Description
A computed fold for a 101-nucleotide RNA, annotated as SAM riboswitch aptamer (S box leader). It was read from a public genome assembly, where an Rfam model found it.
């Protein structure tokens, strides 16, 4: 890096550092941001994967550890299908874990 499967409209700080642009890619939109955005650190949510516990079994239940997630539905839309007003479904792509390789 590829490939396979599963998941996603919920949850989570008026905290430290920093000192600008930040939402995957383009693109047209819509949001946050010097009343400090992204990033890092610390808390924290969750509960996928190890753990331990409880049970015959389906399973639950800890949060040690290994990710992750912690504006705005994956922030909407852009392909395709129905209705053609609003919108539904369903795929792409991408995000996360696990398993291969």
């Nucleotide at each position: 890096g590829c490939c396979u499967u599963a998941u996603a409209a919920a949850g989570a700080g008026c905290g430290g550092c920093g000192g600008a642009g930040a939402g995957a890619a383009c693109a047209g939109g819509c949001u946050c941001u010097g009343u400090g955005a992204u990033g890092c650190c610390c808390g924290g949510c969750a509960a996928c994967c190890u753990g331990u516990c409880c049970g015959g079994c389906g399973g639950g239940a800890c949060a040690a550890g290994g990710u992750g997630c912690u504006u705005c539905a994956u922030c909407c839309u852009g392909c395709g299908g129905c209705g053609c007003g609003u919108g539904c479904c369903g795929a792409a792509a991408g995000a996360u874990a696990a398993g291969g390789u």

It matches the Rfam family "SAM riboswitch aptamer (S box leader)". Rfam links the family to the GO term regulation of gene expression.